[in-house]
Context: one part of a larger RNA
């Protein structure tokens, strides 16, 4: 140097754990904003960095209701310096209010967000002064009337928010083994607008000589009929089973009842709570819930904590009570008289959708590529008929058969989940799971759009090593504390690479 063996160091795998995570079920919620959202920024605490709360009445003010003997939010534990103790109730829950700097749609101008600068009224404290849209009223040009245009009150709108709905706008990679029609696909994507849902929706519809009877969805028909450079793909209905069903409306007179709304009373549910069975003793140990012995309780042996594994120690769990307040449903009782929204009923008049149907030319949509091409929608040129009419049954004509188009409205089945509350998991277990179990969208890159980490574990308890040596310290040696300290904080557990020391052998 190289091997074995022992013994360290470095390193942090493994195993153990969960404070977070993923999925899910059912309820509920499905909005928030000019009454200033969401996000914020900058303050705000006896000493205050971060996080939370909250907002110059600033970790809080008031009331009401519960609870309770302790408190002054967390990382984070001390010190001040105070409140409070059985109710006249500190604190802590829950409701309801009050205060809410300054940016933000931001709305008196402007503006490099969180700032700068005004103007009316008003003694002060406030209050007003954006745009656009509707109504009212007052004003009023060229231009006589008016019209435009101004100004005023009064209503409303703006903004944001995970999918989910509807309309407009609409690629490309791709596939066709190339590639143009065609596909990917009305898909991403960009934009309007809406509600807890949205959209359809009460046959000018299917069907087929027998019917059926609005509309979504959801299984089959069915990868069938078609369609298609008849390539590659696309791909129905009828009809039958199921989920849920619900039907309406205009104008006018008469007539008639009561919804709806408004109060009020009363019930159930939410937002604090409560009340809740049943144990002991030896042994082992640092620690009893673990052995053993002997008992109990169960509408409670889902769980979870506690020095090891606890029905019976604690929290809780089954069962059960409960509301001053506010929400919300639902019942009743007044009022009210179809009306400011808005949709009753019965009689009687009156009405039955025109630049539409439909064709010509272009073009979309229909499973359906111009194709025999019906059928819907229309940029454009045209243009009926009036129930003795008029659409449709896939080219077009007859029959026959079947509807009433050109005005509106309409719950259920249906989609989803930023969230709330419960609950589960042959789901993860710190390179897993969300990107984040820790100061996370933080630190850190980028001019910016945006990108985006790594980091979990002493120990039942800090009992976190007083107090002596060596050192400047770092650190170590003794003492001490623990069950344990090779648990010492770089702190369970401690692989492996790789680096030491000690012995043997071998060169």
């Nucleotide at each position: 140097u190289g091997c074995a063996u022992g013994u360290g160091g470095u390193g942090g795998a493994u195993g153990c754990c969960u404070u977070g995570g993923c999925g899910a079920u059912u309820a509920c919620a499905g909005g928030c904003g000019a009454a200033g959202a969401a996000g914020g920024a900058c303050g705000u605490g006896g000493u205050a960095g971060c996080c939370u709360g909250c907002g110059a009445u600033a970790a809080g003010c008031u009331g009401c209701g519960g609870u309770c003997a302790g408190c002054u939010g967390g990382c984070a534990a001390a010190c001040a310096a105070g409140c409070g103790u059985u109710a006249u109730c500190a604190g802590c829950c829950g409701c309801a209010g009050a205060u809410c700097u300054c940016c933000g749609a931001a709305u008196g101008g402007g503006g490099a967000a969180a700032c700068c600068c005004a103007c009316c009224c008003g003694c002060a404290a406030g209050g007003g002064u954006a745009u656009c849209c509707c109504g009212g009223c007052c004003u009023g040009a060229a231009u006589u009337c008016a019209u435009a245009g101004g100004g005023u009150c009064g209503g409303g709108a703006g903004g944001c928010a995970a999918a989910c709905c509807g309309g407009g706008c609409g690629a490309a990679c791709u596939g066709a083994a190339a590639c143009a029609u065609c596909u990917c696909a009305g898909u991403a994507g960009c934009u309007c607008g809406a509600g807890g849902a949205a959209c359809a929706g009460a046959c000018a519809u299917c069907a087929a000589c027998c019917g059926a009877g609005a509309u979504u969805c959801c299984g089959a028909a069915a990868g069938u009929a078609g369609u298609g450079g008849c390539g590659a793909g696309c791909g129905a209905a009828a009809u039958c089973g199921g989920a849920u069903c619900a039907g309406c409306c205009c104008g006018c007179g008469c007539g008639u009842u009561u919804u709806a709304g408004c109060a009020g009373u009363c019930g159930a549910c939410u937002u604090a709570u409560c009340g809740g069975a049943a144990c002991g003793g030896c042994c082992u140990g640092g620690a009893a819930a673990g052995g053993c012995c002997g008992g109990c309780c169960a509408c409670a042996g889902c769980g979870g904590g506690u020095g090891a594994u606890a029905g019976c120690c604690c929290c809780g769990u089954a069962c059960g009570a409960c509301a001053a307040a506010a929400g919300c449903c639902g019942a009743u009782u007044g009022u009210g008289g179809a009306a400011c929204u808005a949709g009753g009923c019965g009689c009687g008049c009156a009405g039955c959708a025109a630049g539409u149907a439909g064709g010509g030319c272009g073009g979309g949509a229909c499973a359906c590529g111009u194709g025999u091409a019906a059928u819907c929608c229309u940029g454009u040129c045209u243009g009926a008929a009036g129930a003795u009419g008029g659409g449709g049954g896939g080219a077009c004509c007859a029959u026959c058969c079947u509807c009433c188009a050109a005005g509106g409205c309409u719950a259920a089945a249906u989609a989803c989940u930023c969230g709330u509350a419960a609950u589960c998991g042959a789901c993860c277990g710190a390179u897993a799971g969300c990107g984040a179990a820790c100061u996370a969208g933080u630190a850190c890159c980028g001019u910016g759009a945006g990108g985006g980490a790594a980091a979990g574990g002493c120990g039942a308890a800090a009992a976190g090593a007083a107090c002596c040596c060596c050192g400047g310290g770092a650190g170590g040696g003794g003492a001490g504390u623990g069950a344990a300290a090779u648990a010492g904080a770089u702190c369970c557990u401690g692989a492996a690479a790789c680096c030491g020391c000690a012995u043997g052998c071998a060169u």
Molecule: large-subunit ribosomal RNA, domain I
Organism: Nitrospira sp.